[in-house]
């Protein structure tokens, strides 16, 4: 010096589970950043909107998985699997104190 980390906007990606009450939530509760609303439906889900998270330096999320161990009323609830396979190929503006990468000068 520059890029990232940070903030905002746009664009893109993503999930929306579990328990209780005969059944079902407009009720109560669990985990989580997030479990919301509206419409459709063949009742399995699907679409749109909102909030939230993530965008390759990618553990957001999906697959393996009707997996394995533990725990719970129950569930990706916790750990393993596992840095395994896949996954959005961002753009602009601001900021630049700290930290990190790369480069340059002495």
């Nucleotide at each position: 010096g520059u890029c990232a980390u940070c903030u905002c906007a746009a664009c893109g990606g993503g999930g929306u589970g579990c328990u209780c009450u005969u059944a079902a939530a407009c009720g109560a509760g669990c985990u989580g950043a997030g479990a919301g609303g509206c419409g459709g439906u063949g009742c399995g889900c699907c679409g749109c909107c909102a909030a939230c998270c993530c965008g390759u330096a990618g553990a957001a999320c999906c697959u393996g998985a009707u997996c394995c161990g533990g725990g719970u009323c129950g569930u990706g609830c916790c750990g393993g699997c596992g840095g395994a396979g896949g996954g959005a190929u961002u753009u602009g503006a601001g900021g630049c104190g700290g930290u990190g990468g790369c480069g340059u000068u002495g």
The RNA shown here (TPP riboswitch aptamer (THI element)) has 106 nucleotides and comes from a Xanthobacteraceae bacterium. Of the family's consensus pairs, 100% are formed in the model. Taxonomically the source falls in Xanthobacteraceae (Bacteria, Pseudomonadati, Pseudomonadota, Alphaproteobacteria). Its Rfam family is "TPP riboswitch aptamer (THI element)". About the family: Vitamin B(1) in its active form thiamin pyrophosphate (TPP) is an essential coenzyme that is synthesised by coupling of pyrimidine and thiazole moieties in bacteria. The literature on the family includes a 2006 paper in Nature by Serganov et al., "Structural basis for gene regulation by a thiamine pyrophosphate-sensing riboswitch". Rfam links the family to the GO term thiamine pyrophosphate binding. The prediction has a mean pLDDT of 75.